[in-house]
């Protein structure tokens, strides 16, 4: 950085898709380790259970338990006893005193912070900058002062009660830093007078002066620590402005405390925050309002950048805390782990009533593609509370789980060729997997043992959760450790088997119907690697929204047209300011991030420092050149007077002829009319034609002109009157008044719609008549609306120059139209300047090309509309507008990877022009009708083998189907085979008669026979033969759409195409086109083309004429002979073969550009290729043929192969194609003398003569490997008969008799005789062939071939007509033109309808969500009021009062109810269009002139 995909192919244009990077992700395969990070994006669902806020006894009273002491009541070892008890260490209930503090309370500070989370919310919520002269602020720092003196209660706690509980209630005692007077008291705080200064202002400082008001708490270890008041500070917070923050105009209007004020309450504090009153205001196109949707940002991601996305994690601000509502408390809170209230939920309960809020950190359920432990520690860092000690602290260190991300490590290295072995593949020779294993040497990272073993602890010393971890050292041992994903292009990287539009791939284009580098699997080979891949999202690439950086004449895209607001943009010159703009200077832009240096972890990621950077913002200070602002001027933009000429501009009123069409009257008669050709229709009741008269209505020929006027749309006889504009002089005013125009207004063709007139002509519907498979059309005939007028709505059109409007510049040439001015003595005319408009060509220039080119699609400046893939769709839904019909405005779901532009080669056209050609014409013979033969297609059939299929299949493969051929059927046999190679054994090969059998074949042997080379004579070897076992043989089986080759067509048509050049962005074009001529791209001339080459000719054959040579088996003119050119001779002639010669527009006139050629002529055997034949360019048809042949691939192997016998290819109701023979007198017969040939062929051959036979043919065999014999002519002529007919034509079918070939003619072969004698009397539509030795007609030959020809391939005899001529059919070349075709017109391609299935409109309605409004209820609660009730503190004169609470009422007030609308969403029977679907049904609308031009 760019590629793929629209096309045969090119250039644009445009859409789609992809390679990059990134993720808080998830999925599949797979998984070794260590760091750092990160982890419920979905249910702001529900929550069990721990825990996450406490502390402080140095503020208070009270004070268990436990331990000391003291006393002690009981009980007591032991000792005495009088037996009745006594003394008595000892245990010790209680009891008090210390001492000790748990638990609970009072009090004080903290629960407003930390921590979560993103419902809400477009907002001063957040960024940023200002402001606060409108404000507050606990704790903490600094200063000034103060701390006397008193009171009265209440928790706890006991007493007693109520309840399940949860809690509560009554009486009673008690402290304090708890509450409360007094008291002092200001540099406080309020009021009120003042002074100086300051500020835009309200107001503010600093100061005086008077008055009036309020304070405290004590603890102590005796050091303090505390309290109160006051200033300041420094933190934190409130509150106000500026500027900036998504998407909807199918949301355009919003607002009633609403905008403002005066006065008031309220607040820490401004302010309709709140009240009363007064006034009618405020916001909106610079987007209110409503709607939808979202927490914002530093940042992150991506980009070259400018921007686009996006707010996990870290950070800073808002907002929430079950949902709503409230306020107490406090410095702070309307409060996540405080209160009350409703509401929903869950939970407990004794049913009376109670308790809860994980968006704290765990965890669970649930939802979901998907997110982690009910861990350790407060050791660090931070925080609360304490004087501290210490307590707290799920903040936070840390650890576990997760490849989830980033970064790093390893899974070993070196050597190693016999290139092992397996595996793939293979042309079977090897190739490759591959130094890759194996083997040898060696290391030891990570893991694994053992041992040691931190830093993180600050401050002397204790203190480490993490952790016996990082890390060190030794040991051992290549041992535990590699997958994913690709491989047609795009993309790096290929081969086999399987599969057979199946199974599947697929991001895009597209693979997959029998040889799939696209599917599956394999082997290789690319990529990345502890990961790989898919999925999703955002950037990017995409200049595909374009500020950097696009367009709008045909690609999508200029508004029909004008006026004109509001807005952006604006001539010249002076001199001001300083809003823009430029320089500087200061704040501010938090930190992290990023960028750059540097440092620490072994290294990286990570983390740590310093620097610059943060492109904004605000302040200030200066500069004026441009822009703006305001002044003063000018005159060329702009306008206005002035004098003039053109015009189908507008509107209204009148008038005029010509034609059409009707009416009346003449003449006049039989048709008119209309079409490709008809008919409907008019017309004997008198049409059409023609005279004249009238009558209405519409519309103005000619003049007319790419000529004129108007802003479009649109204007056309003539006057007349009203009026717009634009132009030409001219230079008197005016002094930028200008340009452009979102909205807005107004004009807008046809058709249409409304009243109303009006209607000749024309003429949608409609009628009918034609055409047609139909024909609701194109034709005809009529024929209403409507076309006109008037007045009012529609407001659209390919309203097009498909080109928006202004101004300026940028070569020329020519034409029209309207002015002006000059020259030329006057002048029409002419030239020559110059302003306006209108056209044409044409530089430069621009364009994708077409083409635009001073009327620009050029350079440029400004303004407005418009566009962003096709198709759904100019649709639906809403809105406005409109009687309606419609119009504007306008989309999505869904579909498809193109749609579409211009130009290119082709191809086509029921498109042009030109040529050609037995194409037509003009002629002749045919076919098509009959009979037969042939082939074929149906049909039959056991089989009727196979292919061929318009031309270019069909007497074609077949130049020969009784066996065979033969591939087909039926049946009997064979299985390494009928044929080929190799191995192994044996034997020579062979092999008769004979039995079975349809033969194949078996049997059966034996009668017979013993080869050839070598040879140490054992034997070997060659060929052949049999037996064997496999390798294979074998196939007319499949694929001609896998092939080779060989064939056919176009067409013997003249065309195909290169190299170098030049034109095009290019595909391609030039040459090859053009003007002439040819059979011909043949020549010739021109020409950015100049040569070539393949073809065309021409060389080759054969014939025509001729020399020469050469005479045998040919010849005979002249000699000799003969029956005979038989022979002698002879080689002139014929002829026969070889080499030559002739013809080239060479020669003359003519035409023609003097050319090239045509046309005449001459001479010649032939004349303009003299006539034929070989020769077939590039290509086309997936033409044909696997059945000549070869030959991939698949498929058969006791059969699809071979091998026999019989039978089929020969069947027959029909169809169709080629031929024979007729249909007769130009002929049939029958007869005469007899004739005339060419070219072939001939040995398993052709046969003469002669003889038999009525012949077919036998018999005979002379000649002949042939210019020597043989096979060998017929029609014609010449004469007879036949006399128009189914015949003396014609000969099919049959019968009978023979003949021939062959093993053998039943199926199923040719022939002769004889007898028999069908069809047919020139052939409908339609069709072929042929232009001169030709058609037509007569016969011979030959190949195939025992034998069979009316097909076929030659040859010769006789031998013609007719061609004006290209208008038309056909086929073809060139040139051109149109194309939506390119598989190419047998092309392309519309629409209804049926059939699936998808998305979406409308619906009777149905349910449901939002957010408002109106009314009704009205909880907590704050306020306000107070008639009741209670009331420690201070007051009193003790009655009481001041204040407070309950109560009660009131306003406001959340949920809740009603209630009619609004909107938005789901969903419905029916319908309505749309899209997609393989081959479906009807037509054939469009693309060619598409067959009516089209829209």
């Nucleotide at each position: 950085a760019g590629a793929g995909u629209u096309u045969g192919a090119u250039c644009a244009u445009g859409g789609c898709u992809c390679a990059g990077g990134a993720c808080g992700a998830a999925c599949g395969c797979u998984g070794g380790c260590g760091g750092c990070g990160u982890g419920c994006c979905u249910a702001a669902c529900a929550c069990a259970u721990g825990c996450a806020a406490g502390u402080c006894g140095a503020g208070c009273g009270a004070g268990a338990a436990a331990c000391u002491c003291a006393u002690a009541a009981a009980c007591g070892a032991g000792c005495c006893u009088u037996c009745g008890g006594g003394c008595a260490a000892g245990u010790g209930a209680g009891u008090g005193a210390g001492c000790g503090g748990a638990a609970a309370g009072c009090g004080g500070c903290g629960g407003a912070c930390g921590g979560g989370u993103g419902a809400g919310u477009a907002a001063c919520g957040c960024g940023u900058g200002a402001g606060u002269a409108a404000u507050c602020u606990g704790c903490c720092u600094u200063g000034g002062g103060g701390u006397g003196g008193g009171g009265g209660a209440u928790a706890a706690c006991g007493c007693a009660g109520a309840g399940a509980a949860a809690u509560c209630u009554g009486c009673g005692c008690u402290a304090a830093u708890a509450c409360c007077g007094c008291a002092u008291a200001a540099c406080a705080c309020a009021u009120a007078u003042u002074u100086a200064c300051c500020g835009c202002a309200u107001g503010a400082u600093a100061g005086a002066u008077a008055u009036g008001u309020c304070a405290a708490a004590a603890c102590u270890c005796c050091g303090g620590u505390g309290c109160c008041u006051u200033a300041a500070g420094a933190u934190g917070a409130g509150c106000u402005c500026g500027c900036g923050u998504c998407c909807g105009a199918u949301u355009a209007g919003u607002u009633a405390g609403u905008u403002g004020g005066c006065g008031g309450g309220g607040u820490a504090a401004c302010g309709g925050c709140c009240c009363a009153c007064c006034a009618a205001g405020a916001c909106c196109g610079c987007g209110a309002u409503c709607g939808g949707u979202a927490g914002c940002c530093g940042g992150a991601c991506u980009g070259a950048g400018a921007g686009g996305u996006u707010g996990a994690a870290c950070g800073g601000c808002c907002a929430c805390a079950u949902u709503g509502g409230g306020a107490c408390u406090g410095a702070g809170a309307c409060a996540c782990g405080g209160c009350c209230c409703a509401g929903a939920c869950u939970c407990c309960u004794a049913c009376g009533g109670g308790a809860g809020g994980c968006a704290g950190c765990a965890g669970u359920g649930g939802g979901g593609g998907a997110u982690a432990u009910u861990g350790c520690g407060c050791a660090a860092u931070g925080g609360g509370g304490g004087a501290a000690a210490c307590c707290c602290u799920g903040a936070c260190g840390c650890a576990g789980c997760a490849a989830c991300g980033c970064c790093g490590c390893g899974u070993g290295a070196a050597g190693g060729a016999a290139g092992a072995a397996g595996g793939u593949c293979u042309u079977c020779g090897g190739a490759u997997u591959g130094u890759a294993a194996a083997c040898u040497u060696u290391u030891g990272u990570c893991u694994u043992u053992u041992g040691g073993g931190a830093c993180g602890a600050a401050g002397a010393a204790g203190u480490g959760a993490c952790g016996g971890u990082a890390c060190c050292a030794a040991a051992g041992g290549a041992g535990g450790a590699a997958g994913c994903c690709a491989c047609g292009g795009c993309u790096a990287a290929c081969u086999a088997c399987g599969u057979g539009c199946c199974a599947g791939c697929a991001g895009c284009c597209g693979c997959g119907g029998u040889a799939a580098u696209a599917c599956g699997u394999a082997g290789g080979u690319g990529g990345c690697g502890a990961g790989c891949g898919u999925u999703g999202u955002c950037c990017g690439g995409a200049a595909u929204u374009a500020c950097u950086g696009g367009g709008u004449g045909u690609a999508a895209a200029g508004g029909g047209c004008g006026u004109g607001u509001a807005g952006g943009c604006g001539g010249g010159u002076a001199a001001u300011c300083a809003a823009g703009u430029c320089a500087g200077a200061u704040g501010u832009g938090a930190a992290a991030u990023a960028c750059c240096g540097a440092g620490g972890c072994u290294u990286a990621a990570c983390c740590u420092c310093g620097g610059g950077g943060c492109u904004g913002c605000a302040u200030u200070u200066g500069a004026a050149a441009c822009u703006g602002a305001a002044u003063a001027u000018c005159u060329u933009g702009a306008g206005u007077g002035c004098a003039g000429g053109a015009g189908a501009g507008g509107a209204a009123a009148g008038c005029g002829g010509a034609a059409u069409u009707c009416c009346u009257a003449g003449u006049g008669u039989a048709g008119c009319g209309g079409u490709g050709a008809a008919a409907u229709g008019c017309g004997u009741a008198g049409a059409u034609a023609u005279u004249a008269g009238g009558a209405g209505g519409a519309a103005c020929a000619c003049c007319a002109g790419u000529g004129g006027c108007g802003a479009a749309g649109g204007c056309g006889g003539c006057u007349u009157u009203c009026u717009g504009g634009a132009c030409u002089g001219u230079a008197a005013c005016u002094g930028a008044c200008g340009c452009u125009g979102a909205g807005g207004c107004g004009c807008g063709a046809a058709a249409g719609c409304a009243u109303g007139g009006g209607g000749a002509g024309c003429a949608a519907a409609c009628a009918g008549g034609a055409u047609u498979a139909g024909a609701u059309a194109c034709c005809c005939u009529g024929g209403u609306a409507g076309u006109c007028c008037a007045u009012g709505c529609u407001g659209u059109a390919a309203a097009c120059g498909a080109u928006g409007g202004a101004u300026a510049c940028u070569a020329g040439g020519u034409g029209u139209a309207g002015g002006g001015g000059g020259u030329a003595u006057c002048g029409a005319c002419u030239c020559c300047c110059u302003c306006u408009g209108u056209g044409c060509c044409g530089c430069a220039g621009u364009u994708a090309a077409c083409a635009c080119a001073a009327u620009a699609a050029g350079u440029a400046u400004c303004c407005c509309a418009c566009c962003u893939g096709g198709g759904g769709a100019g649709u639906a839904c809403g809105g406005c507008c409109g009687c309606a019909a419609g119009g504007u405005u306008g989309a999505a779901a869904c579909u498809c990877a193109a749609a579409g532009g211009a130009a290119u080669u082709g191809a086509c056209g029921g498109g042009g022009a030109c040529c050609c050609g037995c194409a037509c014409a003009a002629g002749c013979a045919g076919u098509g009708g009959a009979g037969u033969a042939u082939g074929u297609g149906g049909u039959u059939u056991a089989a009727u083998u196979c292919g061929a299929a318009g031309c270019a299949a069909c007497g074609c493969g077949a130049a020969a189907a009784a066996c065979c051929u033969u591939a087909c059927c039926a049946g009997g046999g064979c299985u390494u085979g009928a044929c080929a190679u190799c191995c192994u054994g044996c034997u020579a090969a062979c092999g008769a008669a004979g039995u079975a059998g349809a033969a194949a074949u078996a049997c059966a042997u034996u009668a017979g026979g013993u080869g050839c080379c070598c040879u140490u004579c054992g034997g070997g070897g060659a060929a052949a033969g049999c037996a064997g076992a496999g390798a294979c043989a074998g196939g007319u089986g499949g694929u001609g759409c896998a092939u080779g080759g060989u064939u056919g067509u176009c067409g013997u048509c003249a065309g195909c195409u290169c190299g170098u050049g030049u034109c095009g962005u290019g595909a391609g074009a030039u040459g090859u086109u053009g003007g002439g001529u040819u059979a011909a791209g043949u020549c010739c001339c021109g020409c950015a083309a100049c040569g070539a080459g393949c073809g065309c000719a021409a060389c080759c054959c054969c014939u025509a004429u001729u020399g020469u040579u050469a005479g045998u088996u040919g010849c005979c003119a002249g000699c000799a002979u003969u029956c005979a050119g038989g022979u002698g001779g002879g080689c002139a002639c014929u002829c026969u073969a070889a080499c030559g010669a002739g013809a080239c527009u060479g020669c003359c006139g003519a035409u023609g550009a003097u050319a090239a050629a045509u046309c005449g002529g001459a001479g010649g055997a032939a004349g303009g290729u003299g006539g034929g034949g070989a020769u077939g360019a590039g290509g086309u048809c997936a033409a044909a043929u696997c059945a000549u042949c070869a030959u991939g691939c698949c498929c058969c192997u006791u059969a699809u192969g071979u091998u026999c016998u019989g039978g089929g290819c020969u069947a027959c109701a029909c169809a169709c194609g080629u031929a024979c023979u007729a249909c007769a007198a130009u002929g049939g017969u029958c007869g005469u003398u007899a004739a005339c040939a060419a070219a072939g062929g001939g040995a398993a051959g052709c046969a003469a003569a002669u003889c038999c036979g009525c012949g077919a043919g036998g018999a005979g065999g002379a000649g002949c490997a042939a210019a020597u014999c043989c096979c060998c002519a017929a029609a014609a002529a010449c004469g007879g008969u036949c006399u128009c007919a189914g015949u003396u034509c014609a000969g099919a079918u049959u019968g009978c008799a023979g003949g021939c070939u062959g093993a053998a003619a039943c199926u199923c072969g040719c022939c002769u005789g004889u007898a028999u004698g069908a069809a047919g009397u020139c052939g409908g539509a339609a069709u072929u062939g042929c232009u001169a030795g030709u058609a037509a007609u007569c016969g011979u030959a030959a190949a195939u071939c025992a034998g069979c020809a009316u097909g076929u391939u030659a040859c010769g005899g006789u031998g013609a007509a007719u061609a004006c001529g290209u208008u038309c059919c056909c086929g073809g070349g060139u040139c051109u033109u149109g194309u939506a075709c390119a598989c190419a017109c047998c092309g392309c391609c519309c629409g209804u309808c049926a059939c699936a299935c998808c998305a979406u409109g409308a619906g009777a309605g149905u349910c449901g969500g939002a957010a408002a409004c109106a009314c009704c209820c009205g909880a907590a609660g704050c306020c306000u009021g107070u008639a009741g009730c209670u009331u420690a503190a201070c007051c009193a004169u003790a009655u009481g009062g001041a204040g407070a609470g309950c109560g009660c009422a009131g306003u406001c007030g959340a949920a809740g109810g009603u209630g009619g609308g609004u909107u938005c969403g789901a969903u419905a029977a029916u319908u309505g269009g749309g899209g997609u679907g393989a081959a479906g049904u009807c037509g054939u609308a469009a693309c060619a002139a598409g067959g009516u031009a089209g829209c």
Molecule: small-subunit ribosomal RNA
Organism: uncultured rumen bacterium